[in-house]
The prediction has a mean pLDDT of 83. Transfer RNA from a Candidatus Nanoarchaeia archaeon, 73 nucleotides, folded computationally. The source organism's lineage runs through Archaea, Nanobdellati, Nanobdellota and Candidatus Nanoarchaeia. The sequence is in RNAcentral, with records from ENA. It matches the Rfam family "tRNA". Rfam links the family to the GO term triplet codon-amino acid adaptor activity. The family's RNA type in Rfam is transfer RNA.
RNA sequence: GCCUCAGUAGCUCAGUCGGUAGAGCAUCGCUUUCGUAAAGCGGAGGUCGCCGGUUCAAAUCCGGUCUGAGGCU
Numbered sequence: 001g002c003c004u005c006a007g008u009a010g011c012u013c014a015g016u017c018g019g020u021a022g023a024g025c026a027u028c029g030c031u032u033u034c035g036u037a038a039a040g041c042g043g044a045g046g047u048c049g050c051c052g053g054u055u056c057a058a059a060u061c062c063g064g065u066c067u068g069a070g071g072c073u
Stems, first nucleotide, its partner, number of pairs: 001072007010025004019056001027043005049065005
């Protein structure tokens, strides 16, 4: 220098061909208990790495760019 993959909630990840952004764990509240843990119920938490383009509509498609992993010369 070139190629491939990954980047989404605090953490681990899903979201399959464009159409309201989700799960588990963690966190907060409630129930239960003499109390704690466990269990059950509920809440909060994200402008999808960044910039631009296409589109009525983009996490998803296109271009550029940053970071990480792997490969080639």